[in-house]
RNA sequence: UACAUUUAAAAGCUUAAUCCAAAUUUAUUUGGAACGGGGGAUUAUAUUGGGGUGAAUCACGUGUUCUUAUCACGUGUAGGGCAAACACCUUCUGUCCGAAUCCGGCAACUAACCUCGUAAGCUAAGAAAGGUGGAUAA
Numbered sequence: 001u002a003c004a005u006u007u008a009a010a011a012g013c014u015u016a017a018u019c020c021a022a023a024u025u026u027a028u029u030u031g032g033a034a035c036g037g038g039g040g041a042u043u044a045u046a047u048u049g050g051g052g053u054g055a056a057u058c059a060c061g062u063g064u065u066c067u068u069a070u071c072a073c074g075u076g077u078a079g080g081g082c083a084a085a086c087a088c089c090u091u092c093u094g095u096c097c098g099a100a101u102c103c104g105g106c107a108a109c110u111a112a113c114c115u116c117g118u119a120a121g122c123u124a125a126g127a128a129a130g131g132u133g134g135a136u137a138a
Stems, first nucleotide, its partner, number of pairs: 011123004018033006034118006043108001049106001050103004058076006079097005086133006092126001
């Protein structure tokens, strides 16, 4: 000096998943705000089982298989995220995801109303262009 690994802090990211207060006894309980989900009339509609959360749908191919189905893999794709010299929007470019799970024969939307959640996981990186707003300095 370079690379890799581990730990801590800071900064930041996906997501609704954050903040505050009090009590108590030192890490737990309760409550509130904020954000998010579900149920729920009139009205409408449907019965091939159907539905919810979520960006996560759909198509083709290969292999497995006697065939089909299932399963596995691959290539795309509706759709979604990131790229931190303050925030937001858009364009270009690059890059990543395109899962999982729950209900249990049942739920469309939905006023009043009822009810639930606030977890989990991560560190990829363009001084790119335009616009709006803000902060600071002169």
This is a predicted structure of a 138-nucleotide RNA (c-di-AMP riboswitch aptamer (ydaO/yuaA leader)) from a Bacillota bacterium. It was read from a public genome assembly, where an Rfam model found it. Its mean pLDDT, the model's own confidence on a scale to 100, is 77. Its Rfam family is "c-di-AMP riboswitch aptamer (ydaO/yuaA leader)". Rfam links the family to the GO terms cyclic-di-AMP binding and regulation of gene expression. Rfam's curators write: This family represents a conserved RNA structure found upstream of the ydaO and yuaA genes in Bacillus subtilis and related genes in other bacteria.